The RNA shown here (TPP riboswitch aptamer (THI element)) has 114 nucleotides and comes from Haloferula rosea. The model forms 96% of the base pairs in the Rfam consensus. RNAcentral holds the sequence, with entries from Rfam. The coordinates come from a structure-prediction model, not an experiment, and the mean pLDDT is 75. Rfam family: TPP riboswitch aptamer (THI element). Rfam's curators write: Vitamin B(1) in its active form thiamin pyrophosphate (TPP) is an essential coenzyme that is synthesised by coupling of pyrimidine and thiazole moieties in bacteria. The previously detected thiamin-regulatory element, thi box was extended, resulting in a new, highly conserved RNA secondary structure, the THI element, which is widely distributed in eubacteria and also occurs in some archaea.

[in-house]
RNA sequence: GGAGCACGACAGGGGAGCCCGCCGAUCGACGGGCCGAGAUUUUCCGACGCGCGGAAGAGACCCUCGGAACCUGAUGCGGGUAAAGCCGCCGUAGGAAGUCGCCUCUUCUUCCGG
Numbered sequence: 001g002g003a004g005c006a007c008g009a010c011a012g013g014g015g016a017g018c019c020c021g022c023c024g025a026u027c028g029a030c031g032g033g034c035c036g037a038g039a040u041u042u043u044c045c046g047a048c049g050c051g052c053g054g055a056a057g058a059g060a061c062c063c064u065c066g067g068a069a070c071c072u073g074a075u076g077c078g079g080g081u082a083a084a085g086c087c088g089c090c091g092u093a094g095g096a097a098g099u100c101g102c103c104u105c106u107u108c109u110u111c112c113g114g
Stems, first nucleotide, its partner, number of pairs: 001106004007101004011064004017034005027049002040058007070095003076089004
């Protein structure tokens, strides 16, 4: 100098779905179930009765150079389920967030000794 797995530090990226039930208008954001690593939560704004959308923050989890954490294609195709990215295909498609330390291996150089 190069390569590599693990670990660590700091930094960064990402998703949060599906189904059933129930209360409620001076009110409401609850209960249960499924898959999963993860389906959480606070505040604000908006919407309206649907138990939703957006923004910011917090937490857990996953991932950080790539057969992929995750996004797009995609309201895609096949299978399957109560339903769902639930599984497979798509996919040697297009994108996607890294540095350092430590360790191991290897190579080169210099010095010392034999």